Predicted 3D model of a 345-nucleotide part of an RNA (small-subunit ribosomal RNA, central domain) from an uncultured bacterium. The RNAcentral record of the full RNA draws on ENA and SILVA. The prediction has a mean pLDDT of 89.
Context: one part of a larger RNA
């Protein structure tokens, strides 16, 4: 390249948006560029393929055919691709009228709990542990009761419940705003799918610079435990945890399962909306659980497929070396994106 693959074996890009491209509903006419189908031209020789023939034979040579899978030129065909011009409504999207939703940003506001002050009562112990100890307390703790102050998170409600592309995403109200799903069947009229580059977002932790600090808690200091003990366990404790704004850009970013679409036996749960003859059922979009058939190396997966098919894209292709080197490029760093070879089994 051709193949085969890509949940667990190597392999789905962390998620969207979307340029080039890649593919694309049904109908009608036109064109006749791909297609195909006649005929001419060319396609050198030699080489290769069959005959046949010459060297004592082979290799070699010689004749002669076939090939030269191509290329232009023309006359034709019109099913499919394409164009070009008209029509359509079933994919799209738009509009109309409902709808649930911890979507998202902003802004206020609530109670428990925690830790800190301050007053009361109160007296000798508390905390902590497998036991201790460090470590707090008669300068009056800890308990309790009252009053205050601060930050951070939101108990019940809660649910294989919900929403969101994902990262994610919950106390309560409010203003802003995105998406979704039903209905109804009005409007456009293929407007679509799918995307290398590109761009946007993107959990922790980090990093600047302002804040801010209650809890919790890397480094850290000390108690312990041990043979040691740079730990697991106790007591403290500092960035950090939280907020504005700019960065980072990775992650068992997982369903270890790319994205749209269509077809394919069932049962039994929930979430919402619409119907109906309303202990119930029908339908639609979701969200589980088990299973037909089928698929799979088994495990399992099974209309939410890892079955049956089509379109695009991304990725794999023996362990190690090594997600290293260098080189570019990205960032303030940290550090990331890209990504080898020798050399060994």
């Nucleotide at each position: 390249c051709u193949g085969g693959g890509u949940g667990u074996a190597a392999a789905g890009g962390g998620u969207g948006c979307g340029c080039a491209g890649g593919c694309g509903g049904a109908c009608u006419g036109g064109u006749a560029a791909g297609u195909c189908a006649g005929a001419g031209g060319u396609g050198a020789a030699a080489u290769c393929u069959c005959g046949u023939c010459g060297c004592u034979u082979a290799a070699c040579g010689a004749c002669g055919a076939a090939a030269c899978u191509g290329c232009c030129u023309u006359u034709g065909a019109u099913a499919c691709u394409a164009u070009c011009a008209g029509u359509c409504u079933u994919g799209a999207a738009u509009c109309c009228g409902g709808u649930a939703g911890a979507g998202a940003u902003c802004u206020g506001u609530g109670g428990a709990a925690u830790u800190c002050c301050g007053a009361g009562u109160g007296u000798a112990g508390c905390a902590g542990u497998g036991a201790a100890a460090u470590g707090u307390g008669u300068a009056g703790a800890u308990a309790u009761u009252c009053g205050g102050a601060a930050g951070a998170a939101c108990a019940c409600c809660a649910g294989u419940g919900g929403c969101g592309a994902a990262g994610g995403c919950a106390g309560c109200a409010g203003a802003u705003u995105g998406g979704g799903c039903c209905g109804g069947u009005a409007u456009u009229g293929a407007c679509g799918c799918u995307c290398a580059g590109g761009c946007a977002c993107g959990a922790a932790a980090g990093c600047a610079u302002g804040g801010g600090g209650a809890u919790c808690a890397a480094a850290c200091a000390g108690g312990a435990u041990u043979a040691g003990a740079g730990a697991c366990c106790c007591u403290g404790g500092u960035a950090g945890u939280c907020c504005a704004u700019g960065c980072c850009c990775u992650a068992a970013a997982c369903g270890a399962u790319g994205u749209u679409c269509a077809c394919u036996u069932g049962a039994u749960g929930u979430c919402u909306g619409c119907c109906c003859u309303c202990a119930g059922g029908g339908u639609a979009g979701g969200u589980g659980u088990c299973g037909a058939a089928g698929c799979u190396a088994a495990c399992g997966c099974g209309a939410u497929a890892a079955g049956u098919g089509a379109a695009c894209c991304a990725c794999c292709u023996g362990g190690g070396g090594a997600g290293u080197a260098c080189g570019c490029u990205c960032g303030c760093a940290a550090g990331g994106g890209u990504g080898a070879a020798a050399c060994u089994c």